[in-house]
RNA sequence: UCGUGCUAGGCGGGGAGGUAGCGGUGCCCUGUACUCGCAAUCCGCUGCAGCGGGGCUGAAUCCCUUCUCGAGGUUUAGUCAACGUGAGGCCUGCCCUAAGUAAGUGGUGUUGACAUUCGGGUCCUACGCAACGGACACUCAUGAACCCUGUCAGGUCCGGAAGGAAGCAGCAGUAAGUGAGCCCAUCCGUGUGCCGUAGGGUUGCCUGGAUCGAGCUAACUGCUUAGGUAACGCUUGGGUUGGCUUUAUCGACAGAAGGUGCACGG
Numbered sequence: 001u002c003g004u005g006c007u008a009g010g011c012g013g014g015g016a017g018g019u020a021g022c023g024g025u026g027c028c029c030u031g032u033a034c035u036c037g038c039a040a041u042c043c044g045c046u047g048c049a050g051c052g053g054g055g056c057u058g059a060a061u062c063c064c065u066u067c068u069c070g071a072g073g074u075u076u077a078g079u080c081a082a083c084g085u086g087a088g089g090c091c092u093g094c095c096c097u098a099a100g101u102a103a104g105u106g107g108u109g110u111u112g113a114c115a116u117u118c119g120g121g122u123c124c125u126a127c128g129c130a131a132c133g134g135a136c137a138c139u140c141a142u143g144a145a146c147c148c149u150g151u152c153a154g155g156u157c158c159g160g161a162a163g164g165a166a167g168c169a170g171c172a173g174u175a176a177g178u179g180a181g182c183c184c185a186u187c188c189g190u191g192u193g194c195c196g197u198a199g200g201g202u203u204g205c206c207u208g209g210a211u212c213g214a215g216c217u218a219a220c221u222g223c224u225u226a227g228g229u230a231a232c233g234c235u236u237g238g239g240u241u242g243g244c245u246u247u248a249u250c251g252a253c254a255g256a257a258g259g260u261g262c263a264c265g266g
Stems, first nucleotide, its partner, number of pairs: 001266006009057003012030004020046005034054005063259006072250003077245007085237004093232001095228007103221003106217003115211008123200006129193002131190005138181005148173004156165003
C1' cells in the first nucleotide's frame, strides 16, 4: 500500500415536564435515520443509568472529540395591547335625590307685577231659618162573598091573624190595606244654602278697594352646595394570552478541524 475477514461503535437528536437522579412511553421542535415485547393510577435502571430478543452496517463522507452557526424550547426584568377579575363614591365623570340661585327658555305683567293696608270668603263653634229627602197628618179615589156597621128586595122562621125575628144578595159607609194629591201643620236627617246672629282663627289660598310703579315665577336647561350609587367611564391591585426589548440556560440540523482498532495474506 492492496485484498479478505472480524471487533469497538453506529442504525437519529433535542426541549419542557415527570423523577432523588437517568432513560423510555406520552407532548413539542428539528429531521428521515431497523424491527418485536413492556410502560403515566407508569415501565426499567443506578452517575458506565432503559430492560429483554432479532437483523443490517462496520475503521471511515458514515464512529468519537472540539470549534463555528443557530431552527426551537425554557427563564429574568421592563413595556405595550387584548380578555376577564378584586377593591374604591372624601380621585372622578355618567346617573339619582334634596336645598339654593336666576344666566338662558317658558308663563304672567301698565287691561297695573311685587310690596303695604283695609274688608270679605274659604276654616272652627253655637243658635236659628230656608231648601231637599223621608215619615206622619190631611184630601180624593179605591177597598170586606162570610168571620164590620146601617138599610135590608127575594126567600126563611114564629103566629089563627095582626104583627114580629134572624138575615143572604144589592146599595151606602167604614177598618186593615192600595193608589194619587198635598198652599199649610208635625217629626227626623244632611259635603243643600252661608241666608241670619254671635264668638274664635288670620298659617295658607281666593277675592274687592286704596297707595306705589316694573317686575314676578322657578316648570325646563344652566350654575352652586350636601348626600347617594360600583352598571359603564376613572383610580388601583393581582391574573391569562400575545408582541417588542432584555437576562440566563439547553440546543437539533449544517459547516470546519482533529483523533481512532484487530487478524491473515500479497
This is a predicted structure of a 266-nucleotide RNA (Bacterial large signal recognition particle RNA) from Bacillus taeanensis. The sequence is in RNAcentral, with records from ENA and Rfam. A source record names the gene ffs. NCBI's taxonomy places the organism under Bacteria, Bacillati, Bacilli, Caryophanales, Bacillus. Its Rfam family is "Bacterial large signal recognition particle RNA". The family is grouped with related families in Rfam's "SRP clan".